[in-house]
RNA sequence: GGUUGUAUAGCUCAGUUGGUAGAGCAUUCGAUUCACAUUCGAAAGGUCUCUGGUUCGAGUCCAGAUACAACCA
Numbered sequence: 001g002g003u004u005g006u007a008u009a010g011c012u013c014a015g016u017u018g019g020u021a022g023a024g025c026a027u028u029c030g031a032u033u034c035a036c037a038u039u040c041g042a043a044a045g046g047u048c049u050c051u052g053g054u055u056c057g058a059g060u061c062c063a064g065a066u067a068c069a070a071c072c073a
Stems, first nucleotide, its partner, number of pairs: 001072007010025004019056001027043005049065005
C1' cells in the first nucleotide's frame, strides 16, 4: 500500500424483510434468612464509533472517515 471483517448498556453478545433497542453477567432496591449465601421480584444503566445521504421512518440500506483484528504484498 491492497483485500476482508468488527464497532450496540460497566463486561460478553443478540437484534429476522427497514417499523417501540434487548438478553446473560455485574450494579442498586425489595422479598426470603438470626445473619450471609442461594433463590425470586423490580429498577437503573444507550448520541447503536463519527459525519453525511436515501426513506414517511435507519442499529439495519448507500458513501466517506476513525479505531481495532486477520490475510496479501